[in-house]
Context: one part of a larger RNA
RNA sequence: GGCGUCUGGGGGAUGCCUAAGGCUUCUGGUGGCGAGGAAGGACGUGGCAAGCGACGAAACGCUGUGGGGACCCGCUGGCAGGGGCUGAUCCGCAGGUAUCCGAAUGGGGCAACCCUCCUGAUUGAAGAUCAGGAAUCAUGUGUUGAACAUGAGGCAAACGCGGUGAACUGAAACAUCUAAGUAGCCGCAGGAAGAGAAAACAAGUAGUGAUUCCGUCAGUAGUGGCGAGCGAACGCGGAACAGCCCAAACCGGUCGUGUUACGGCACGGGCGGGGUAGUAGGACCCGGCAGAAAGCCAACGGGAGAGAAGCCGAAUGCUCUGGGAAGGGCAACCACAGACGGUGAGAGUCCGGUAGGCGUCAACGAGUUGGUGGGCUGGUGAUCCUGAGUAGGGGGGGACCGGAGAAAUCUCCUUUGAAUCAACCGGCACCAUCCGGUAAGGCUAAAUACGACCAGAAGACCGAUAGCGCAGAGUACCGUGAGGGAAAGGUGAAAAGUACCGGGAGUACCGGGGUGAAACAGAACCUGAAACCAGGCGCCU
Numbered sequence: 001g002g003c004g005u006c007u008g009g010g011g012g013a014u015g016c017c018u019a020a021g022g023c024u025u026c027u028g029g030u031g032g033c034g035a036g037g038a039a040g041g042a043c044g045u046g047g048c049a050a051g052c053g054a055c056g057a058a059a060c061g062c063u064g065u066g067g068g069g070a071c072c073c074g075c076u077g078g079c080a081g082g083g084g085c086u087g088a089u090c091c092g093c094a095g096g097u098a099u100c101c102g103a104a105u106g107g108g109g110c111a112a113c114c115c116u117c118c119u120g121a122u123u124g125a126a127g128a129u130c131a132g133g134a135a136u137c138a139u140g141u142g143u144u145g146a147a148c149a150u151g152a153g154g155c156a157a158a159c160g161c162g163g164u165g166a167a168c169u170g171a172a173a174c175a176u177c178u179a180a181g182u183a184g185c186c187g188c189a190g191g192a193a194g195a196g197a198a199a200a201c202a203a204g205u206a207g208u209g210a211u212u213c214c215g216u217c218a219g220u221a222g223u224g225g226c227g228a229g230c231g232a233a234c235g236c237g238g239a240a241c242a243g244c245c246c247a248a249a250c251c252g253g254u255c256g257u258g259u260u261a262c263g264g265c266a267c268g269g270g271c272g273g274g275g276u277a278g279u280a281g282g283a284c285c286c287g288g289c290a291g292a293a294a295g296c297c298a299a300c301g302g303g304a305g306a307g308a309a310g311c312c313g314a315a316u317g318c319u320c321u322g323g324g325a326a327g328g329g330c331a332a333c334c335a336c337a338g339a340c341g342g343u344g345a346g347a348g349u350c351c352g353g354u355a356g357g358c359g360u361c362a363a364c365g366a367g368u369u370g371g372u373g374g375g376c377u378g379g380u381g382a383u384c385c386u387g388a389g390u391a392g393g394g395g396g397g398g399a400c401c402g403g404a405g406a407a408a409u410c411u412c413c414u415u416u417g418a419a420u421c422a423a424c425c426g427g428c429a430c431c432a433u434c435c436g437g438u439a440a441g442g443c444u445a446a447a448u449a450c451g452a453c454c455a456g457a458a459g460a461c462c463g464a465u466a467g468c469g470c471a472g473a474g475u476a477c478c479g480u481g482a483g484g485g486a487a488a489g490g491u492g493a494a495a496a497g498u499a500c501c502g503g504g505a506g507u508a509c510c511g512g513g514g515u516g517a518a519a520c521a522g523a524a525c526c527u528g529a530a531a532c533c534a535g536g537c538g539c540c541u
């Protein structure tokens, strides 16, 4: 020096675990917060108080009320001092307080700071302090040099509607095309949004009857440098179902303007009645019948239901091993409860619970009452009404399965521009017959989408290099900044966390001794692999 082996050191793999973590899915609820100042922060508040959490100068808390029933003064263990069965702490509900910044809103500003004005109060003045008010925009009322009232503003996970709108990529290059009306950006809203009560489909001379969503039709019909690709609808089966209101004709009254022979008349604005359809309907005129429902608003209301904190809730002993019994043995019991978790090991009957019952504030809400609301039908077919710069046409775009095509339909800009029920639109160029419908005003629940938040349930999901980035972290740290972004779990059943003695410079460390089932469980603490290091022994050189 090497090899082997043993004993240690080192290191933190592996196994087991999960107090608290995470992932995914489902069910139910809820779907907003904000000028009454939010979200998010700054700074404070504790006897001693740095951090987290809680709270706000009324500051680890105040009031009321319900629950609860012996402890309590958060995490937090210490010292000191207090509170509580005259019911505290704690939990639910409803209130009060709520500094400063922040939409931030009196003005300013380098957020958490600086400086004003008006009114009132403390004292009569100055000053100071306290309370209230003073931003902008929109709408309404009202003035023409005025103000008042109401609303908005900002934040928030996705879902929704609208505006704007890529490229990589694919086409094995690339330009039409695709990706894709996707991503991004902007606006706005709701608990859903949007759509929606036929100028619809269909067509066999048969029918359907608002919208939405799912399945199918169907990768079909189509479209397409007929490339890559894109890609319906009718019908059928389901989910859910709900229908309505204006404008106009006509009537009434009101304001204004014009005119007047002063009786009115005409026009216009706003208001009330009326009226809402396609087998056309309505107005107007003449008749008949009925006295209604939904909806909306208000009030009442322990007043069904659901519902907070919460309450009740069955049944076991002996013995053996052991540090410890829930394990073994023997003998019992309950079960609408043998889910699960805990307890010194493996517990239906020890604890929390579980099945099953009970209770229940506020708000919600069935209900009742009142108001509002809202009619049906016949005849006549003379008169009037039924949405105009609209429909349609030309030009240029866009949307549809449809890339301009023979290209209907819908829609935007531009330029033109009808008819008025003997009317008009559609049925994929166009024309005729036929059929379906009534545009140019509006509203509309449910079935559908999402999942921030609350509650519950589950997993051939993870088990600390896994699972969220995080078993508490958006922390430490990095960056001027936007932003980036970790590592880190485990003594023991219980601290019983080693009194006391000794060595030592020592509150290091070690040896005794003590605790414990165990201390090579001693806090750098379960297990404790490998690399690597050292020593003992054996063999070889």
Stems, first nucleotide, its partner, number of pairs: 001540009015526001016490002021462002023459007031450001032155002040101003043056003047079002051075002053060001062095006071083003106115003116134007136152006159190001160188005170177001174225001200208002212239005222230002243443003246387001250273003254269006278421001280386004285379005295372006305364001310358003316331005332349002334338001340352003392416008402428001423438005477484002497525001500512004
Large-subunit ribosomal RNA, domain I from Spirosoma arcticum, 541 nucleotides, folded computationally.
RNAcentral holds the full RNA, with entries from ENA.